A computed fold for a 684-nucleotide part of an RNA from Melioribacter roseus, annotated as large-subunit ribosomal RNA, domain II. The sequence was found in a public genome assembly. Its Rfam family is "Bacterial large subunit ribosomal RNA". Its family is annotated with ribosome and structural constituent of ribosome in the Gene Ontology. The prediction has a mean pLDDT of 85. The source organism's lineage runs through Bacteria, Pseudomonadati, Ignavibacteria, Ignavibacteriales and Melioribacter.
Context: one part of a larger RNA
RNA sequence: GCCUACGAGUUACUCGUACGUUGCAAGGUUAACCCCGUUACGGGGGUAGCCGAAGCGAAAGCAAGUCUGAAAUGGGCGAUAAGUAACGUGCGGUAGACGCGAAACCAUGUGAUCUACCCUUGUCCAGGAUGAAGUGUGGGUAAAACUACAUGGAGGUCCGAACUAGUAUCAGUUGAAAAUGAUUUGGAUGAGAUAAGGGUAGGGGUGAAAGGCCAAUCAAACUUGGAGAUAGCUCGUAUUCCUCGAAAUAGCUUUAGGGCUAGCCUCGAGUAAAAGUGUAACGGAGGUAGAGCACUGAUUGGGAUAGGGCCCUCACAAGGGUACCAAACCUAGACAAACUCCGAAUACCGUAUACAUGUUUCUCGGGAGUCAGGCAGUGGGAGAUAAGUUUCAUUGCCAAGAGGGGAACAACCCAGACCGCCAGCUAAGGUCCCAAAAUAAUAGUUAACAGAGAAAGGAUGUUGAGUUGCUCAGACAACUAGGAUGUUGGCUUAGAAGCAGCCACACAUUUAAAGAGUGCGUAAUAGCUCACUAGUCAAGCGACUCAGCGCCGACAAUGUCCGGGACUAAAACUAUUUACCGAAGCUGCGGGCCAGUCUUUCGACUGGCGGUAGAGGAACAUUCUAUUUGCACUGAAGCAGUAUUGCGAAGUAUUGUGGAGCGAAUAGAAAAGCAAAUGUAGGC
Numbered sequence: 001g002c003c004u005a006c007g008a009g010u011u012a013c014u015c016g017u018a019c020g021u022u023g024c025a026a027g028g029u030u031a032a033c034c035c036c037g038u039u040a041c042g043g044g045g046g047u048a049g050c051c052g053a054a055g056c057g058a059a060a061g062c063a064a065g066u067c068u069g070a071a072a073u074g075g076g077c078g079a080u081a082a083g084u085a086a087c088g089u090g091c092g093g094u095a096g097a098c099g100c101g102a103a104a105c106c107a108u109g110u111g112a113u114c115u116a117c118c119c120u121u122g123u124c125c126a127g128g129a130u131g132a133a134g135u136g137u138g139g140g141u142a143a144a145a146c147u148a149c150a151u152g153g154a155g156g157u158c159c160g161a162a163c164u165a166g167u168a169u170c171a172g173u174u175g176a177a178a179a180u181g182a183u184u185u186g187g188a189u190g191a192g193a194u195a196a197g198g199g200u201a202g203g204g205g206u207g208a209a210a211g212g213c214c215a216a217u218c219a220a221a222c223u224u225g226g227a228g229a230u231a232g233c234u235c236g237u238a239u240u241c242c243u244c245g246a247a248a249u250a251g252c253u254u255u256a257g258g259g260c261u262a263g264c265c266u267c268g269a270g271u272a273a274a275a276g277u278g279u280a281a282c283g284g285a286g287g288u289a290g291a292g293c294a295c296u297g298a299u300u301g302g303g304a305u306a307g308g309g310c311c312c313u314c315a316c317a318a319g320g321g322u323a324c325c326a327a328a329c330c331u332a333g334a335c336a337a338a339c340u341c342c343g344a345a346u347a348c349c350g351u352a353u354a355c356a357u358g359u360u361u362c363u364c365g366g367g368a369g370u371c372a373g374g375c376a377g378u379g380g381g382a383g384a385u386a387a388g389u390u391u392c393a394u395u396g397c398c399a400a401g402a403g404g405g406g407a408a409c410a411a412c413c414c415a416g417a418c419c420g421c422c423a424g425c426u427a428a429g430g431u432c433c434c435a436a437a438a439u440a441a442u443a444g445u446u447a448a449c450a451g452a453g454a455a456a457g458g459a460u461g462u463u464g465a466g467u468u469g470c471u472c473a474g475a476c477a478a479c480u481a482g483g484a485u486g487u488u489g490g491c492u493u494a495g496a497a498g499c500a501g502c503c504a505c506a507c508a509u510u511u512a513a514a515g516a517g518u519g520c521g522u523a524a525u526a527g528c529u530c531a532c533u534a535g536u537c538a539a540g541c542g543a544c545u546c547a548g549c550g551c552c553g554a555c556a557a558u559g560u561c562c563g564g565g566a567c568u569a570a571a572a573c574u575a576u577u578u579a580c581c582g583a584a585g586c587u588g589c590g591g592g593c594c595a596g597u598c599u600u601u602c603g604a605c606u607g608g609c610g611g612u613a614g615a616g617g618a619a620c621a622u623u624c625u626a627u628u629u630g631c632a633c634u635g636a637a638g639c640a641g642u643a644u645u646g647c648g649a650a651g652u653a654u655u656g657u658g659g660a661g662c663g664a665a666u667a668g669a670a671a672a673g674c675a676a677a678u679g680u681a682g683g684c
Stems, first nucleotide, its partner, number of pairs: 001684006011095003015092010027051003033045005055062002065077004098236002101233001105226003109222002116200009125190001127159003130155001134151006163187003168183004202218001204214003239619006249262005263370002265367006275360001276357005281351004290342001291340002296336002300332004305326001307325002309322005373398010403414003418591004423587003429581003432565003438578001440577006451567001457552002461549010478536005484509003489503003515530001519528002592609007620673001622670010638657008
């Protein structure tokens, strides 16, 4: 992992409540107990008690009223609705209360054959090394001290087996082993090692102290019990079909992943109208978007002008100037969630209005689930006008929604799946091939592989529209020629001659035209060139603005940003047009179910049938019981096939096997349905 079996809303209560059925009904009902018959039990008695028929008040008490109060025109609670008993079902209460699951807490016991420490009695430590004290002899001293050599054999001494420990590395890690093996290593006469017997016990022991050890268990052992502890937590919770169908919000909560009430769902009952809802019309309140500057605040330039600063004149007083600062004022411009002289669209409220719909509204009662929501569009807050961010409002969708499109892709676009069909029409999106349908039509654009990822900014890309200037009295470009003189303008300067710099009536002359000079150049000159002019040539040429499509800007990590192939008068883009394809949409044909209306019936018509949590309804199967009725050795149950019926859970027939019991109908009762719980047991 698979198979088989087992495996979770049960049972009890003179409990509560609602609904259903039945009995009796202003009443309803017996409990214990007794009697009769009986295997179980049934029948008859039994009125104690309970509920109801009257309430109000704390009570005395009063009573369809009563209490409050001095008193109510008041206010509170009542009166004007039939209950009760039994059974069934839903839900609640009390019990373990749908099942499994803690870590823990307490009590009684059992453990020191492991291990910690202690007590008693024993046992063990090859060999080698070192050579303390003391002692002896010699030397030495006044005597000592001291010294040399011997002797001696001390030590938590040294090296190193047994023994013991467990340092490092490697192996092992479903091991050979629930702590080991190999090599290596520490101690090895000591606080040594070890044997046997005994002692200390669970908030207790023991501990050279690691929270270590106390039988592979220790920040409180193990066993049994309280005990089915508790678990606002996790997981699981078993057949079918039909109808409807949520929520992820508000308030409160030692509350935030839990609850309670409301909201939203469902079922039943009631009300039936001027109900509800939508659209239109009409009537309202509003201060948002926008706009504005009349207020509040903020704000730029100019004008005019108080006050102040600075400068000048000035003995003081006073006066003058001002490219300084600047109130109020005038003028032009412009800002605001907490500004408003103004002011929409939507949305909201209302109506003896019209049309549409037709109970969707509302009231009462039974049963819920929901309280983590998510994404997208729009309007805001927070953030960085970041986030697949966060927090509100509002709409849609997902959640609980399949189908088509979007390459793939809960939420985007289209569209809401009762079932069947080798029928048709469409939506979004598409029509060269992959791949269903146009290699469609007309007019343009793009040349960038742009389409098929991006900004500021840049550019004689190209197309279209426009404004303006020059032009056969010859433009623009090109070529030929000129481009001079006063003069080297004045100043400055070593020099400054068109061309370092400064100055200006930037002048005048000759001219077809020629700047006191556009750039290069020289030390300064020179030289080249431009403006400007003539000629040659011959028809368009500049400047600017707007728009379309393109270009550059363009750098990221496995291999490329159309899904791919491929595509360029397109298979790209813009505009227009006609066909076609395309879904579970719509239609057609056939069938099923639900609700309503009509119908004596048969049936007809109309509307509906996506669905999680959840509410309601109808069924199937299993075991047993009662009644009725059957089958079976001419083959029951079970097992394995085949055929067939039913929307389905399932049923029936038949064949084989099997070898003795088993059904049907109608009621009733449940140990009543398994794929899941790291489910339990067995098998493989």